[in-house]
RNA sequence: GUGGGUAUAGCUCAAACAGUAGAGCGCAUGCUUAGCAUGCACGAGGUCUUGGGUUCAAUCCCCAGUACCCUCA
Numbered sequence: 001g002u003g004g005g006u007a008u009a010g011c012u013c014a015a016a017c018a019g020u021a022g023a024g025c026g027c028a029u030g031c032u033u034a035g036c037a038u039g040c041a042c043g044a045g046g047u048c049u050u051g052g053g054u055u056c057a058a059u060c061c062c063c064a065g066u067a068c069c070c071u072c073a
Stems, first nucleotide, its partner, number of pairs: 001072001003070005010025004019056001027043001029041003049065005
């Protein structure tokens, strides 16, 4: 240089024919315990990688960029 893939919560990852996004772990609080762990309940936490376009509406579609991974040369 070529072609392709990935980017979503603190971490690992889902989902949605375009109509305000969830799980596990972690974190906070409460219950349980003499106390800790475990268990249970409840809660917080997201500019859905960046910019532009299409659309009544974009995390999702289109274009371009960035980072990382893979293929070919």

Transfer RNA from Vicugna pacos, 73 nucleotides, folded computationally. The sequence is in RNAcentral, with records from Rfam. It matches the Rfam family "tRNA". Its family is annotated with triplet codon-amino acid adaptor activity in the Gene Ontology. The family's RNA type in Rfam is transfer RNA. The prediction has a mean pLDDT of 81.